[in-house]
Model confidence (mean pLDDT): 79 of 100. Predicted 3D model of a 367-nucleotide RNA (Bacterial RNase P class A) from a Lysobacterales bacterium. The gene name in the source record is rnpB. It matches the Rfam family "Bacterial RNase P class A". It is annotated as a ribozyme. The sequence is in RNAcentral, with records from ENA.

RNA sequence: GGCGUUGGUUAAACGGUCGCGGUGUGGGCUCGCAAGGGUGCUGCAUCGAGGAAAGUCCGGGCUGCACAGGGCAAGGUGCCAGAUAACAUCUGGGGGGCGAGAGCUCACGGAAAGUGCAACAGAGAAAAGUCCGCCAGCGGCUCGUCGCAAGGCGAGUGCGGGCAAGGGUGAAACGGUGCGGUAAGAGCGCACCGCGUCGGUGGCAACACGCGACGGCUUGGCAAACCCCACCUGCAGCAAGACCGAAUAGGGGGAGCAUGGCGCGGCCCGCGUCGUCCCCGGGUAGGUUGCUUGAGGCUUGCGGUGACGCAAGUCCCAGAGGAAUGACCGUUCACGACAGAACCCGGCUUAUCGACUGACCCGGGCG
Numbered sequence: 001g002g003c004g005u006u007g008g009u010u011a012a013a014c015g016g017u018c019g020c021g022g023u024g025u026g027g028g029c030u031c032g033c034a035a036g037g038g039u040g041c042u043g044c045a046u047c048g049a050g051g052a053a054a055g056u057c058c059g060g061g062c063u064g065c066a067c068a069g070g071g072c073a074a075g076g077u078g079c080c081a082g083a084u085a086a087c088a089u090c091u092g093g094g095g096g097g098c099g100a101g102a103g104c105u106c107a108c109g110g111a112a113a114g115u116g117c118a119a120c121a122g123a124g125a126a127a128a129g130u131c132c133g134c135c136a137g138c139g140g141c142u143c144g145u146c147g148c149a150a151g152g153c154g155a156g157u158g159c160g161g162g163c164a165a166g167g168g169u170g171a172a173a174c175g176g177u178g179c180g181g182u183a184a185g186a187g188c189g190c191a192c193c194g195c196g197u198c199g200g201u202g203g204c205a206a207c208a209c210g211c212g213a214c215g216g217c218u219u220g221g222c223a224a225a226c227c228c229c230a231c232c233u234g235c236a237g238c239a240a241g242a243c244c245g246a247a248u249a250g251g252g253g254g255a256g257c258a259u260g261g262c263g264c265g266g267c268c269c270g271c272g273u274c275g276u277c278c279c280c281g282g283g284u285a286g287g288u289u290g291c292u293u294g295a296g297g298c299u300u301g302c303g304g305u306g307a308c309g310c311a312a313g314u315c316c317c318a319g320a321g322g323a324a325u326g327a328c329c330g331u332u333c334a335c336g337a338c339a340g341a342a343c344c345c346g347g348c349u350u351a352u353c354g355a356c357u358g359a360c361c362c363g364g365g366c367g
Stems, first nucleotide, its partner, number of pairs: 001362002004360007012332007020048008028039004050338001054349002057347005062237004074233005079093005094108001095106004109228002114226002116222002131167002133163003138160002140157007175193006194217001195215005200209003241289004251280005260274005296315008333336001
């Protein structure tokens, strides 16, 4: 010096005036015999959004319902070890890929259980195949030559046959390089590299090894295709749930009105029903609660590479219910982004003007 890498902190500051919500405490008013309570009024004190309060994508707490145990289905997770209440999160490690490096990144179990898929191109897309090409060793044919003949020798020919090295297609074509070998070729043979199996060594493990032996080594890719394997998972959500509970209407039970009305063909008893009175419980409106002290914050010490854990001290930091957190003035500056709680917490993801700061990397100079 770097438009290099990777963490953390902060989210304009101070003062004044007015306003809004919660809590506490006085006053006023009010209910009550009292104890005590209420409040669309009022004084004072105090507290009053975020790092994401957002998306609601994961995981838990809490609450109600369900639930003997086991299995199936469905969904999810998927290298190893750990952290945690739990996780798809985090930490450390292994492996693949990217980068000169700090570092970044990956759903990273199984393709030799089975089924399936691979557009276009290409001959061929998986126990494959021959389009161009290569080959005269073999069969055939043609020619030459030798021979009385059978036939021999030579040349040609790519018809049969041999080959898969080279070319070509493709995202991908059945190990790579070299030497030998051959008619031409080929793990056909050999050396090295690669691969597989078994063993050894190191590591808790994933895995690693310029360690040893064996095998010429057909069996490629895709499982965020079905599937297989291992592990995990009951369902709903604060409009959960709990408590109080009218008016009106309705339900259940009782009284039997000193002779209530109506019905049971007229009368009596009886029964039913309606009305009246008393009691009971359910639901609705409404009210209260759940509600914020919590896997809590900060400081210090200890353990751990770390995520994190333990201990001590200290602090209380919104809790509404149509829903508060705002407006104005002054001073200063770097002139102010994204954005607003609604049961709570841990993550992830997304949005975001800037400022400060730790560690590390690369290049240059000086000593």